RNA sequence: GAGUCGGCCGGGCGAUCGCUGCGUUCCACGGGACGUGGAGGAAAGUCCGGGCUCCACAGGACAGGGUGCCAGGUAAUGCCUGGGGGGCGCGAGCCCACGGAAAGUGCCACAGAAAACAGACCGCCUAAGCGCGCAGGCGCUGGCAAGGGUGAAAAGGUGCGGUAAGAGCGCACCGCGCCGGUGGCAACACUCGGCGGCACGGCAAACCCCACCCGGAGCAAGACCAAGUAGGGGAGCAGGCGGUACGCCGCCGCGUGUGGUCCGCACGGCUCCCGGGUAGGUCGCUCGAGGCGCGCGGCGACGCGCGUCCCAGACGAAUGGUCGCCCACGACAGAACCCGGCUUACAGGCCGGCUC
Numbered sequence: 001g002a003g004u005c006g007g008c009c010g011g012g013c014g015a016u017c018g019c020u021g022c023g024u025u026c027c028a029c030g031g032g033a034c035g036u037g038g039a040g041g042a043a044a045g046u047c048c049g050g051g052c053u054c055c056a057c058a059g060g061a062c063a064g065g066g067u068g069c070c071a072g073g074u075a076a077u078g079c080c081u082g083g084g085g086g087g088c089g090c091g092a093g094c095c096c097a098c099g100g101a102a103a104g105u106g107c108c109a110c111a112g113a114a115a116a117c118a119g120a121c122c123g124c125c126u127a128a129g130c131g132c133g134c135a136g137g138c139g140c141u142g143g144c145a146a147g148g149g150u151g152a153a154a155a156g157g158u159g160c161g162g163u164a165a166g167a168g169c170g171c172a173c174c175g176c177g178c179c180g181g182u183g184g185c186a187a188c189a190c191u192c193g194g195c196g197g198c199a200c201g202g203c204a205a206a207c208c209c210c211a212c213c214c215g216g217a218g219c220a221a222g223a224c225c226a227a228g229u230a231g232g233g234g235a236g237c238a239g240g241c242g243g244u245a246c247g248c249c250g251c252c253g254c255g256u257g258u259g260g261u262c263c264g265c266a267c268g269g270c271u272c273c274c275g276g277g278u279a280g281g282u283c284g285c286u287c288g289a290g291g292c293g294c295g296c297g298g299c300g301a302c303g304c305g306c307g308u309c310c311c312a313g314a315c316g317a318a319u320g321g322u323c324g325c326c327c328a329c330g331a332c333a334g335a336a337c338c339c340g341g342c343u344u345a346c347a348g349g350c351c352g353g354c355u356c
Base pairs, nucleotide, nucleotide: 001356002355003354004353005352006351007350008349009348011326012325013324014323015322016321017320019038020037021036022035023034024033025032026031040332044343045342047341048340049339050338051337052218053217054216055215064214065213066212067211068210069083070082071081072080073079084098085096086095087094088093099209100208104207105206106203107202108201121148122147123144124143125142128141129140130139131138132137156174157173158172159171160170161169175198176196177195178194179193180192181190182189183188222283223282224281225280232274233273234272235271236270237269239252240251241250242249243248254268255267256266257265258264290309291308292307293306294305295304296303297302327330
């Protein structure tokens, strides 16, 4: 100098005016005073996994969805750690849905002769058969897949032998497959042994098969208190008669309104008790799989122990405005039940390990 990995910060200080939780205190119960706390690394996307709450639930199967090398961590995970395999990089390091394609079905554009029961455009050969020619030879039938060409991919590679030319046709080595052995908990590995000339193109984030996992809804969950001049039930204040299908219904009487009074007409009143429940209020609500420090165990994720700290909790929803000074002139963005992850956005800056 270039690069790679990890961690951290993300305007500072002061004054002043406000908002809001809590504590203390005062009072004329509405508030005041003082003290103290008051957004993030992502509070975001709501994509996974849990806690909590309500509903459902004997058990099993199907459907549907998800995950997919191995071992471990964890409350749990699709996350994290370590390992294996494959790919990229000189390297530090980075990336990978990484089970099954000799169960089945399907697809493989363009180009190309042929894209999966292989095939023959150029090419190679003329051993065998036939025809022509005196002959060199030419043509047909035929043989081949080494070389060229197409393609992302063309049915093992290199060499020797072999042949008319060729070809795992034969052999050696490499590769591959199967069986065994050894190492490893395992994935897997092996400079190990044997067998097989090779039988296996690719795609499963195509259907599918296999293994494992998954009940639903979500804090507007849910619990409690509980106005009305809303409504329901019961008893009493006033009862009597009649009918009845036993639920009630009709008439008289009663009360209220209208009205000077009567008739008539309209309405059903008053007191007490009971439970449900709307508005509203309270809880859920933030002390938690918590933060920090030290020690111990572990390669590590993490676990255990001790000490210490309390760190927003609102609900027409606070966390802000103004001024002064300074600098490297300030990005993405704001809680709404909580937590663990992942992903995405982000001006700029600091620290450390490692590589070339």
Annotation:
This is a predicted structure of a 356-nucleotide RNA (Bacterial RNase P class A) from a marine sediment metagenome. The RNAcentral record of the sequence draws on MGnify. The model forms 95% of the base pairs in the Rfam consensus. The coordinates come from a structure-prediction model, not an experiment, and the mean pLDDT is 77.